Predicted 3D model of a 359-nucleotide RNA (Bacterial RNase P class A) from a Gammaproteobacteria bacterium. Its Rfam family is "Bacterial RNase P class A". Rfam describes the family as follows. Ribonuclease P (RNase P) is a ubiquitous endoribonuclease, found in archaea, bacteria and eukarya as well as chloroplasts and mitochondria. It is annotated as a ribozyme. The organism belongs to Gammaproteobacteria, within Bacteria.
Order: sequence, then structure tokens, then C1' cells
RNA sequence: GGAGUCGGCCAGGCAGUCGCUCUGACCGGAUAGCUCCGGUCAGGGAGGAAAGUCCGGGCUCCGCAGGACGGGAUGCCAGGUAACACCUGGGGGGCGCGAGCCUACGGAAAGUGCCACAGAAAAUAUACCGCCCGAUCACUCCAGGGUGGUCGGGUAAGGGUGAAAUGGUGCGGUAAGAGCGCACCGCAUGGCUGGCAACAGGCAUGGCAGGGUAAACCCCAUCCGGAGCAAGACCAAAUAGGGGAACACAGGUGUGGUCCGCACUGUUCCCGGGUAGGUUGCACGAGGUGUCCGGUGACGGGCACCCCAGAUGAAUGGCUGCUCAACGACAGAACCCGGCUUAUCGGCCGGCUCCCACU
Repeated sequence: GGAGUCGGCCAGGCAGUCGCUCUGACCGGAUAGCUCCGGUCAGGGAGGAAAGUCCGGGCUCCGCAGGACGGGAUGCCAGGUAACACCUGGGGGGCGCGAGCCUACGGAAAGUGCCACAGAAAAUAUACCGCCCGAUCACUCCAGGGUGGUCGGGUAAGGGUGAAAUGGUGCGGUAAGAGCGCACCGCAUGGCUGGCAACAGGCAUGGCAGGGUAAACCCCAUCCGGAGCAAGACCAAAUAGGGGAACACAGGUGUGGUCCGCACUGUUCCCGGGUAGGUUGCACGAGGUGUCCGGUGACGGGCACCCCAGAUGAAUGGCUGCUCAACGACAGAACCCGGCUUAUCGGCCGGCUCCCACU
């Protein structure tokens, strides 16, 4: 100098001006009052993802979630945490020269299913070409034999098919072959050593076993009650309707030819439920910043300081000037928090790796 990898940070800045929203103080107006309206001043006013709503929790209500069935999630080990499918550390496997990255990574000897095409055979095994042995026939024949066909048997070394073919390589062995024998590797079983564990190493024994697929059904282990701030709580009109008390028990309406009778109907006050509407939930929290301690780390603990949006038609914006290399991407809170995932112009800082050159 180039290429790469991991982690962290910023997300234009300053000033002026006109606006929006919330809080506090003061002033003015309205009102009997609660309060409402207007103004002035001061202060606060989106994000790293506020997003997707995919996980986990807080909070609230229903309820008391004990068991069974069903369903869902998770799935190497240890730890962190309020909890998790998240995070940290480690193990196994894969990729990369490396820094590093990826990994649903329990069980295929409980059972069921599937394994296209090709191929003899895709799982109770089996044999297309080939190799070897024997019998027999034909041809050749220098009388040793050779070649070819048919039949019977042996074999799975070689060829061929396939994503996958019943451990691999080598030597011996054999008629040809074969864990048939041996060495190494792999595998299985049993001890040992190290490690909390996953697992690793090594020893002995065994000639080697029923191939793959569980993000196929399934089995095993662990966990999970449901609904969600439009949860929920409080205040509470008008109209209609319900209950009660007092007064009137007269009148009116209907039925009927009429009377009796029957049914409906009044005024005032009180009570409770619910609707519109309003208040709350709702901003002090698993909170932030700094520092110290423990821990490899995630994280935990102590001390000090800080208060940092809270709307409900829903605020955080417009213009101008200066400035930066750059008019600057993705994008806008709605109960809150921890994660994951996705989107993102440009830039800064740090650790590490590889290559080239020079000293």
C1' cells in the first nucleotide's frame, strides 16, 4: 500500500423567524362554583430501527389453571436473565490459507410410511456384464492344449446404474474370490484418564452389525390457562325504560247500545343500572449517565447524579442565512419493557488476518 474479517459509534451542525403539542408560573375574560378560553414567560418534545407484530415478560380482567385427553413450542452442554425461540462461554460437524463464518446438532435396534428415473437388486434381499471350477457339444490340433456354445455350481475383487449398493486402503491368501487372515483407519462393546457437562484422549476385546429419510408420521424429555390498554377502573347527561315513597283516587281513553265490570293512564320527589361524553390507566421504569468491584463473558452488585414525549383527529414542522466533501438514507411513538427479523445515503473509531514492497 492492497484485500478481508469482527466489534462499537454518528444519523447533519449553528443562528434568526413563523407555527404545533405538553407542563409550570403569572395576567386578563367567562362562570355561583368546579372549570373553560385567550395571552406572556420558562422548560420538555421520536428512532436505531419508533417498523413487522414473530417470540418472551410486566400490567389488567376472567378465573384458580390439580389430573386426563388434545394442541403448540423447544431439542449438544454449562451459564445469564423477570422470561425467551434471546444472549454468553464451550463441545461436535461443515466452509475458509487465515482472522473468522455457518450449524433444528435428541431417537432410524418401538412401530408405520417413503426412497422418482436408472439399475440384477433401494432392503425377508439379490446377480446384468464379468471372473473361476466341473460336465458336455462343436471347431482347431504339432496330442500339451486353445477357442466358442449349452448346462450345473462358486464369487461379489473388477465393469455398469444411481443421490445412496451391505465398512475403506494395502498385503497375504484362493480355482476365482471374500474380514477368509493380518496391519492401519473407521465402527461396536467394556474399563481408564481429563472435564461440572457436552465431549476428548488412550487401552482392551470383537471381524463388523437391521442403507437413507424424523423442517415424514411418530417416540422421548422439558415448558405452556385464556383474552388483551378498544385490557380494566371511576364520574356521569338528554331521551326511553326499571324500582320505591307521597298526593290524587277524581278525571280521561278503550271494550260495550247503556250501567256495572275489566284493561290502560296522572303529579312531585328519591334510588340504582346502562348509553353519549369525560377522567384515569399513561410515563419513576427489569430507567438512564458516570465510576468502582466480582466474573473469560453474557451479566450481577455498590455509590453518586439525572427526570428524559404522552397525543386522542392525534404535536415534534415550514422558510431564510452560514457551514460540512455531501440538501443527507431508511423511516414517525400510541400501555410499557427485553429480544429477533427486515429497511437504511454517507462517514468515523478500534481489534485481528492474509498478500506485496522497503528497512